[in-house]
RNA sequence: AGAGUUUGAUUCUGGCUCAGGAUGAACGCUAGCGGCAGGCCUAAUACAUGCAAGUCGAGGGGCAGCAGGGGUAGCAAUACUCGCUGGCGACCGGCGCACGGGUGCGUAACACGUAUGCAACUUUCCUUCAACUGGAAGAUAGCCCGAAGAAAUUCGGAUUAAUAUUCCAUAGUUAUAUGAAAUGGCAUCAUUUUAUAUUUAAAGCUCAGGCGGUUGAAGAUGGGCAUGCGUUCGAUUAGCUAGUUGGUGAGGUAAUGGCUCACCAAGGCUACGAUCGAUAGGGGAUCUGAGAGGAUUAACCCCCACACUGGUACUGAGACACGGACCAGACUCCUACGGGAGGCAGCAGUAAGGAAUAUUGGACAAUGGAGGCAACUCUGAUCCAGCCAUGCCGCGUGAAGGAUGAAGGCCCUAUGGAUUGUAAACUUCUUUUGAACGGGAGAAAACCUUCGGUCGUGUACCGAAGCUGAUAGUACCGUUAGAAUAAGGGUCGGCUAACUUCGUGCCAGCAGCCGCGGUAAUACGAAGGACCCGAGCGUUAUCCGGAUUUAUUGGGUUUAAAGGGUGCGUAGGCGGAAUGGUAAGUCAGUGGUGAAAUCUUGUGGCUUAACUGCAAAACUGCCAUUGAUACUGCCAAUCUUGAGUACAUUUGAUGUGGGCGGAAUGUGCCAUGUAGUGGUGAAAUACUUAGAUAUGGCACAGAACACCGAUCGCGAAGGCAGCUCACAAAACUGUUACUGACGCUGAGGCACGAAAGCGUGGGGAUCAAACAGGAUUAGAUACCCUGGUAGUCCACGCCUUAAACUAUGAUUACUCGAUGUGUGCGAUACACAGUACGCGUCUAAGCGAAAGCGUUAAGUAAUCCACCUGGGGAGUACGGUCGCAAGAUUGAAACUCAAAGAAAUUGACGGGGGCCCGCACAAGCGGAGGAGCAUGUGGUUUAAUUCGAUGAUACGCGAGGAACCUUACCUGGGCUUGAAAGUUAGUGAAUGCUGUGGAAACAUGGCAGGCCGCAAGGACACGAAACUAGGUGCUGCAUGGCUGUCGUCAGCUCGUGCCGUGAGGUGUUGGGUUAAGUCCCGCAACGAGCGCAACCCCUAUCUUUAGUUGCCAGCGAGUAAUGUCGGGGACUCUAAAGAAACUGCCCGUGCAAACGGUGAGGAAGGUGGGGAUGACGUCAAGUCAGCACGGCCCUUACGUCCAGGGCUACACACGUGCUACAAUGGCGAGUACAAAGGGCAGCUACAUGGUGACAUGACGCUAAUCUCUAAAACUCGUCUCAGUUCGGAUUGAAGUCUGCAAUUCGACUUCAUGAAGCUGGAUUCGCUAGUAAUCGAAUAUCAGCAAUGAUUCGGUGAAUACGUUCCCGGGCCUUGUACACACCGCCCGUCACACCAUGGGAGUUGGCUUUACCCGAAGGCGCUGCGCUAACUCGCAAGAGAGGCAGGCGACCACGGUAGGGUCAGCGACUGGGGUGAAGUCGUAACAAGGUA
Repeated sequence: AGAGUUUGAUUCUGGCUCAGGAUGAACGCUAGCGGCAGGCCUAAUACAUGCAAGUCGAGGGGCAGCAGGGGUAGCAAUACUCGCUGGCGACCGGCGCACGGGUGCGUAACACGUAUGCAACUUUCCUUCAACUGGAAGAUAGCCCGAAGAAAUUCGGAUUAAUAUUCCAUAGUUAUAUGAAAUGGCAUCAUUUUAUAUUUAAAGCUCAGGCGGUUGAAGAUGGGCAUGCGUUCGAUUAGCUAGUUGGUGAGGUAAUGGCUCACCAAGGCUACGAUCGAUAGGGGAUCUGAGAGGAUUAACCCCCACACUGGUACUGAGACACGGACCAGACUCCUACGGGAGGCAGCAGUAAGGAAUAUUGGACAAUGGAGGCAACUCUGAUCCAGCCAUGCCGCGUGAAGGAUGAAGGCCCUAUGGAUUGUAAACUUCUUUUGAACGGGAGAAAACCUUCGGUCGUGUACCGAAGCUGAUAGUACCGUUAGAAUAAGGGUCGGCUAACUUCGUGCCAGCAGCCGCGGUAAUACGAAGGACCCGAGCGUUAUCCGGAUUUAUUGGGUUUAAAGGGUGCGUAGGCGGAAUGGUAAGUCAGUGGUGAAAUCUUGUGGCUUAACUGCAAAACUGCCAUUGAUACUGCCAAUCUUGAGUACAUUUGAUGUGGGCGGAAUGUGCCAUGUAGUGGUGAAAUACUUAGAUAUGGCACAGAACACCGAUCGCGAAGGCAGCUCACAAAACUGUUACUGACGCUGAGGCACGAAAGCGUGGGGAUCAAACAGGAUUAGAUACCCUGGUAGUCCACGCCUUAAACUAUGAUUACUCGAUGUGUGCGAUACACAGUACGCGUCUAAGCGAAAGCGUUAAGUAAUCCACCUGGGGAGUACGGUCGCAAGAUUGAAACUCAAAGAAAUUGACGGGGGCCCGCACAAGCGGAGGAGCAUGUGGUUUAAUUCGAUGAUACGCGAGGAACCUUACCUGGGCUUGAAAGUUAGUGAAUGCUGUGGAAACAUGGCAGGCCGCAAGGACACGAAACUAGGUGCUGCAUGGCUGUCGUCAGCUCGUGCCGUGAGGUGUUGGGUUAAGUCCCGCAACGAGCGCAACCCCUAUCUUUAGUUGCCAGCGAGUAAUGUCGGGGACUCUAAAGAAACUGCCCGUGCAAACGGUGAGGAAGGUGGGGAUGACGUCAAGUCAGCACGGCCCUUACGUCCAGGGCUACACACGUGCUACAAUGGCGAGUACAAAGGGCAGCUACAUGGUGACAUGACGCUAAUCUCUAAAACUCGUCUCAGUUCGGAUUGAAGUCUGCAAUUCGACUUCAUGAAGCUGGAUUCGCUAGUAAUCGAAUAUCAGCAAUGAUUCGGUGAAUACGUUCCCGGGCCUUGUACACACCGCCCGUCACACCAUGGGAGUUGGCUUUACCCGAAGGCGCUGCGCUAACUCGCAAGAGAGGCAGGCGACCACGGUAGGGUCAGCGACUGGGGUGAAGUCGUAACAAGGUA
C1' cells in the first nucleotide's frame, strides 16, 4: 500500500466482499511447563447456610460464663461461699457504624468534565496558639420481684452508677440593639478599634508520666452552594410555562435563592431547537486510525446515583443512612391464627436465565482502616492460595553426524523413475522442563520488652539486642538416572502462501465475495504431498480500518444519485477604495491549572520478556495577564469605480382593457342541377330521388388569425403573433449631472405559474377523451373510417403539477480567435468596420469517464442558496399541512438482490438508409408436386426388422452393388489363453483317403504317408502352461485425421509508426474501376502475409520431331470386297517439345486505372471454354461403424465358431428417380456416323441350334493389332386421335443363366394378361451455349444381380436476359439498439400456486404518561393541649408556676380509588398492495422507424 466482483472487451460512477488490528468473549478440535493479568456483558431475578463493624473495664453499675486464688464444711472426693485477681456475656456511656466493599436501576441534569466565584457557608477526629476545667441536683438502664404472650417482645413495682442528664458560677468571642473613628472593596457592604445592655461552657480517669473535657482564633482536610463553556438521537415533537418570571416582606436553612408563604406586576423560554418522545451513568482513559476522526466505558483511578418497590424523617460534625428506624406495597418464612420475622447490586455459595464467567479456601505475616494509653481485638478491605489456555509474555518437546537415498505409503511416460527424505534405522553428545534426593533466601521493620547514650530529665528522642511469615520449605541452588515425560489445528480455484490420485456425478455436499458439483472436479469426500501458524489453531459475534462510501483535512449535482418551475424578499451568511481610533476575533510572551495511573523517551528490578520502580517529556485543553495591530469585526469622518437616479433617443408576437377586419368552417334560406357523395391499403358504417355532393347568392354563429415568418424578437419563468386606441411595465444606447456601498445571495414567507381537472354563470363554429357504429384481426375494449358528449372559448374562484429541459441555480471578476445575425451609437457615405447589449455556429488553452463544453463554460477563482450518497420495496405506508374533490407536499421501515447505471468500442441484428453482386428475381426452356414402378427415409410391426446421417449442409446418403458370406441384429447349438498374430518346452512331416453322431460348428475313429539339410536345425501341423488377447460395447460434448456448409464469397490479418486514459482505431475508409482488398488517384500512414489472379492439367490453331499396332495422296501388286501387301510421312491421328493472346495495335472518353467500338489482324479478344486449387474462421456441424486414440465398461462373455432367420415386413407419410400419358409419336423394314473405356477363372469373331434369353463348337487377343459397341438421326411403309398398334404395371404358364444353394430373396427370355395414367392444386426445382433439352455408349463394385443409382463418354442441339422495384443469399459504408447464448435475442403486465415481511381492520390485551376529583398511613411543621408530668423557681408543706409529654385539629403528602385523555406495543375474522420462487396460463407493451417513434 491494496485486491475481487456489473461488460464480448473498455473507461467511469457505484454498492457489496476480502486481506489488518482488537475483545471481560463463546463454540469445535487439540493440549507439556512457568510468570503476569483477567473472570455473570443475560434476570437492579429470587436467595438456604456461614462470615463481611466493632471496640474501649484507663467512663460506669456490676459480674452470667471461663481461669486462678482465698474462705467454710469435710479424711478426701466434693459441696457451699468470697469480684479477691486475670478478665468479662448482657446493660448504661464514648467513639465508630456517612469510611472501606458492591452495582449501574434511575438520570440528557450544573449529573459529569473544565475554568472560576462564595463580601452567602460548614467541617468530628488531626496540628498550632490562647484561656478554663469551680459547685450542685434529680433520674434511668442493668440487677431483683411480679405479670402478659406460642414467639417476637412488652408492662408494672422496688433499688442504683457514670466522661449519661440537669441547674448554678466564671470568661471572651458570637448574636441583637444603640453609637463613634479609621481602612478597604465587588452593588447589597466588609474589616479593625471602641462604649453600653442582654444571652450561652466544661468530666473525669490514671500505672502520677500523662490521657481526656470546655471556649475562642487560625491551619489542614472533607463537604455545601452559585456561574461561564462543553455534553446522544428524533421537527412524521412547534409552541411551552401560574410558583410560572420578577419585586417587597416574612418564614426556613450551615448558607444564597420561589426553597416556602402573603401581596404586587405580567412576565420567562423557543428555529443558535423550547416543550415532548426515545436511548444512556459521566470522565481519566481503552481499541482503531497517517492524522482528523469513529467506536467503547470490562479491569485500575476520580465523580455521581442506588441498596426489595415507593414515601418519610430521627440521630449525628457528617445520612434522609447497603448489613439503622417508621409507614404503605409486593414476595418469602414462622405461628398456638391472636400476631410476628426478613431484604447478598458485601465475600463465598444456591436456583433460575443464558452461548457464557471461578472456592460455601487460608491469614491478619505485610499495607490500610475502626476502637483503645497500650498490649490487643475486629477487618471476605487487603495479602495469599484454589479453578479456567480467557488474554499477554517466556521456555521446551532434543542436538550433531548419518545415502544401500532402506522398507512402507503415494504418483508416473511403470524392467524403471520421482516424492515422503537426513526424515528413519544406526553412532556420538546434551539434560532445559518433568521425576527422585538434599540444601535454602528475601518479603521483618516497626509497635513492644531489656540495655546504653543525649538533653530541658521523660513511658521524650537516638542507638543496640531480643520477639513476629498465611503464602510455603515457596523462589532459587546442588546431586543422580535417562532422549528419556511432551504436537496439534487450519488451509491448498482466484483474492491468498500451498497439487496430485481415487470416490461421487447439479446427487451428496462446499461457499467470505466471485462461484464449484450434470462421468476425466487442483473448489464436494478421502488419501499422499505441500503451505501457514504453533500449545495452540480455526469458526462465530462485535468495533475501528481499508471506505476520499457523509469528504473540516477530503466528494459531488448536462447525460451515472443529485439545480428548487420562476421571481420578490425577511432572518442569516458574504461584501468596493483610502484614513484615523479601538483591540472582540487573530498572533506572541508569561503565570495558574490540566489528580494519579495510562501513552512516549531514558534508566533500573525480576536469568529474559510480559510485568514493574524511578525520572523526564507530554497531556495539542481552559482561565488570567502583558504586548503586537497586517487582516476581519466595531466606531468616526471621507471617496467613486459597484448599485441607483436624472435627461435624451431607440426597440420589441411584453402585459391589461376596449373597438374593428377579412379568409376559412359550419348552419339556415333561395336558385341551378342529377345520381351518386364521402372515406380507405381495400372497404363498410354514414349522407342522398323527401334531391345530397357540386356551383352561385343572401344571412347568422363561434373560434383561430394564411402570406410577412426567420437559425428572428420580447418576457423572471410559464409564455406571447390580424389591425388599431388607451393605460402600464421593461431593456439597451448616449451624456457623466446627482446620491455615495445604498450591494450579492436568500432558510422560512409572499406572489406568479402550460395543459388537464374542479365550482358558478354564459357560450358552443371547429376539433374531440368517454360512448356508438363500420372495418382490421386468432382476438382488437387499439392503431384506420363515420359520427359524437364533456372539454376546447369568456367572466369570476380553485387546483399548483409537467421531459415546468439549456435535463446545466443566482451574482461578480479573469482567460486566444473566426464567422453569421438583431437593435442602437460612431461616420458626409450604399465604402469602412470601431463600440455596447442580445441571439447562434465553429474552434485555442483548459476541463471532462467520455460524449462533449469552450467569453452565453461544463475553464480559472470568490460568495450565498438548493439538492445527492447502491438497485428494488417507493415517491409507497403511517402521521401532519393544503385542497370542494381529484390530489399535492413532507416522507420512512421490514424484506430482497450483487448488482442497478453513464459514456464510448467491436460485432450481430433491424418490418433503418446508400452502393454492388449471384439462374436471386424477371425473360425463357425443361421438370417435380397427380399415375404406375424403382430406391431411400419416417412411422408402424417384429424374436430381429443391426447401426449411423435429420432445415439449408439427412432422405438412389455411409452402401462403387445384404440369397450364404458380407452382418454388426434375432433364435438355437458349441468353445473359454480363446477365431487371428508373437515368444517358449514338447510331440508329430506336411498331407491325402475314409467312417460314426450331428443342421453345421464340433466331438470321436481308421488307413496311407516319412520332406530339406553334413550337422545344428528348418518348413508345416498339433499342443500343456504362461506372458499376451478380443469387443462394429459407451462417450464425435475428451480427441487426431478426414469431410460438409457459408463460398471460389473477397475477404482475414500482421510489423513499425501515428491517434485514443482505454477497449480499440488508422492502414482495410474516401473518389473512380474491376470477376476480384483487381488496379489507379488521394490520404498518418509506410510496408508485408494468408486469400484473388498467375504458375499445373484437359480442350480450341499452327509448327517441329517421331512414324507402329495408326494413316493411305501419289506409285506398284492383289481380292468378290476390305491399307490386304510392297512401300510412303504428304494428310488424319498418335505423343513429346514449342509457338500463339499481352488491351499488344487503332479510334474515342478519362489525370490515371480502365472502359467503349458491328475496328483491324487472328484459330481464339479482353480471366477464350472446362478442371484441379477452398483464406481467418462459423455451425461443441458429421464421423469412436473406415482408420487411429484418452477415459469408462465386458472377460465360461458385450469375446468367438456354426446353422437358420432378419436387414427385402406394410394401413400410411415424405424425398430422389425411371417409364408414360402419345402423331415433333408408336410399329415394321432399310441405310449411316462416335468418343471414352474394359478384357485371360476374361473379351470372344465366325459357324450351328433355339422365336428368345442362351447353348455347342471355335479363330484371334495379355490388346492404337483381336474383341466388347451405338442410339437418336435419315429413307420408305403403316397406324389417324381412340385408354388406342399409346402405356406398360400386375398376374399366369414355360424357360435361360450364375451360383454349394434363387422358398423367404436374383436377373434375363418367350407366350399370354394389359392396372393406373389423356400433361398433373397450392407450391416448387434446374439451366445463360456446345449450355438446357434429347439420344445412346462405357466403367467401378461384381459368381450373379434387384443399376431406373453413381461416375465418365460422345451424338443431335435450342430459347431468353427489358432490367434490379420486389423474393432469397452475400459483400462494403453508414445509422439505431435495453442484443453479446448476439432477433430462434431481450423483455412487460394480469391471472393460477407456494413462501416471506408489511399497510388497513370491527375490536381486544398490556405498558408508559397525563387531567380532574376522592381517600389520606408514617412523618416533620402549625394551632391546641381541660389529661399526664422527677430535675428549675416560689413554698415549711400541701401545692402553684415555668418547661415537657400523651391526646385532638389543620395544611402538605406516598400508596390506593373513580371518570376521562394522550402515546407505544401484542393479538385480530377479513382485506390491500409488495417481494421471492421450477419449464405454469394469456397476450406482446418496451429495446431496430420494435412494426401506431
The prediction has a mean pLDDT of 83. Small-subunit ribosomal RNA from a metagenome, 1493 nucleotides, folded computationally. Its Rfam family is "Bacterial small subunit ribosomal RNA". Its family is annotated with structural constituent of ribosome and ribosome in the Gene Ontology.